[in-house]
Context: one part of a larger RNA
């Protein structure tokens, strides 16, 4: 010089930044993902109309159910990983893409169950069973395809290259749909193409120990078959006996990488907080299932330990999302407000949900600014302290006095930008359902920033050091004691090094001390 700092003594005020570094320890509480009635059944409850009641009826349409589409995004942490993990640079003729672009075709005909709603039963509770009965963009059969896939022969072209790619030609199997409303939109299906996202292969690169020297059986390579979106011991039978290794293999030890930070003239040397990318991971071990994608933090099924609740037969849980608790530690915060911007999911839209984000609350943690007055004022006032002591010197223009301002503070008023847009209406133009213009509406912060107006010097200086290294000097007391000290030392009767006192440097809302890097 740095720092996510912590500790002393101190402390006005702002803007902008940051805030569990330890126990990937254990959690109460409430929130963190849900929408679409313009897919589908459905009808609680309200408000009308008819009425003397019982009915009838009309509108609005909750919650729960089916079904689509999201929930793999975002947000946390850093356990593990010495790896194709990450960085960079290529490849895939070995790949797959949900929503969105753009092109071309299609959107027929039928079936049967099922939740809910209804009865009617187990159970302490989670939960759960039987019966009758319905709906559809749920499911399932058929049709229509040759342009699609696979797969067999045959042939040309082009590629560095693979009898594997494109091309032509015949067979043979497979596989497509859904409709809805406000009637002009919107969705389904097939196929090729883009865009995005991923997967996968390779070259270089990437920390410590040799007081770790050998190391490997799916282990190495070929063949056969599977599996996977794809390539391959990815798997499985036969066959091989290889593969790796002092240019550090194997083991053991620590570690998430980078972009970037800190220090340096530079070379380098350390770090990996906050922002950004990738990567791993969701109580610990494992396995899939759904889907474009997951082997899925607030999905699912198994063990394991922990916690909880039971009528004791049985069950629930899972803050490394946001606040918050206990613990653990020198040591890190509120159980705030709004979806008003900005992004996101779902809807045609309106809007609905977003502890993603915007903001505010705590904190000198830090970095930047301002402030604690200015001007004059000598009888150099008392007081303190000091000396060669009737005096002198210092404090010191310092106070007192006069005179002036008002940042900030405190009362009073005024009071933003951040919002333009989707809807809505009205107009224009034309490709008639879209653009362009005009109106109106929306602000958590927040009566906040900011402005003006009164009065008053009013509301605001602390810390460490003073032997040398290093700027800053005397006195008292102490008497190798009592202590100081980064390092050389200081102290044993005149200590400029201990303690106070005056003075005096240095830095200031901080200043000191530890820790840890250059």
């Nucleotide at each position: 010089g740095a720092u996510g700092a912590a500790c002393g003594c101190u402390g006005g005020c702002g803007g902008c930044a940051g805030g569990c570094c330890u126990a990937a320890c254990a959690c109460a509480u409430g929130c963190a993902a849900g929408u679409c009635g313009a897919g589908g059944g459905g009808g609680a409850a309200a408000c009308g109309u008819c009425u003397g009641c019982u009915u009838a009826u009309g509108u609005u349409g909750a919650g729960a159910c089916c079904g689509g589409c999201g929930c793999a995004c975002g947000g946390a942490u850093g356990c593990g990983u010495a790896a194709c993990u990450c960085a960079u640079a290529u490849g895939c003729a070995a790949u797959c893409u949900a929503c969105c672009u753009u092109a071309u075709a299609c959107u027929a005909a039928g079936g049967g169950a099922u939740a809910g709603a209804c009865c009617a039963c187990a159970g302490a509770a989670a939960u759960u069973u039987g019966g009758a009965u319905u709906a559809g963009u749920a499911c399932c059969u058929u049709a229509u395809a040759g342009u699609u896939a696979a797969u067999a022969c045959a042939a040309u072209u082009g590629g560095c290259g693979u009898a594997a790619a494109u091309u032509u030609u015949g067979g043979u199997u497979a596989u497509c749909a859904a409709g809805a409303u406000u009637u002009a939109u919107u969705g389904g299906u097939a196929u090729a193409a883009g865009a995005u996202g991923a997967g996968c292969a390779u070259g270089c690169c990437u920390c410590c120990c040799a007081u770790u020297a050998a190391u490997u059986a799916g282990u190495u390579g070929g063949u056969a078959g599977g599996g996977g979106a794809a390539c391959g011991g990815c798997u499985u039978g036969c066959c091989u006996a290889c593969a790796c290794g002092a240019u550090g293999a194997u083991g053991g030890a620590u570690a998430g990488g980078g972009g970037u930070c800190c220090u340096g003239a530079u070379a380098a040397g350390g770090a990996g907080a906050u922002c950004c990318c990738c990567c791993a991971c969701a109580c610990u071990g494992g396995u899939a299932c759904u889907g474009a994608u997951a082997c899925a933090c607030a999905g699912a099924c198994c063990a394991c330990a922990c916690u909880c609740c039971u009528a004791c037969u049985g069950g629930a849980g899972g803050c490394a999302g946001c606040a918050g608790u206990g613990a653990g530690g020198a040591a890190u915060a509120u159980u705030g407000g709004u979806c008003a911007a900005u992004g996101g999911a779902c809807g045609a839209a309106a809007g609905u949900c977003u502890g993603a984000a915007c903001c505010a609350g705590c904190c000198a943690u830090g970095c930047c600014g301002c402030g604690u007055g200015c001007a004059g004022g000598a009888u150099g006032a008392a007081g303190c302290a000091u000396c060669u002591a009737u005096g002198g010197u210092g404090u010191g223009u310092a106070a007192a006095c006069u005179g002036c301002u008002u940042u900030u503070g405190u009362a009073c008023g005024g009071g933003a930008a951040g919002a333009a847009a989707a809807a809505a209406c009205a107009u224009u133009a034309c490709g008639u359902g879209u653009a362009a213009u005009g109106u109106a509406c929306u602000g958590a912060c927040g009566g906040u920033a900011c402005c003006g107006u009164a009065a008053g010097a009013a509301u605001a200086a602390g810390g460490a050091u003073c032997g040398g290294c290093u700027a800053a000097c005397u006195c008292c007391g102490u008497g190798c004691c009592a202590u100081c000290a980064g390092c050389c030392g200081c102290g044993g009767u005149a200590a400029u090094a201990c303690g106070g006192a005056g003075g005096a440097u240095c830095c200031a809302a901080g200043c000191g001390u530890u820790a840890u890097c250059c």

A computed fold for a 518-nucleotide part of an RNA from an uncultured bacterium, annotated as small-subunit ribosomal RNA, 5' domain. It matches the Rfam family "Bacterial small subunit ribosomal RNA". Its mean pLDDT, the model's own confidence on a scale to 100, is 81. The RNAcentral record of the full RNA draws on ENA and SILVA.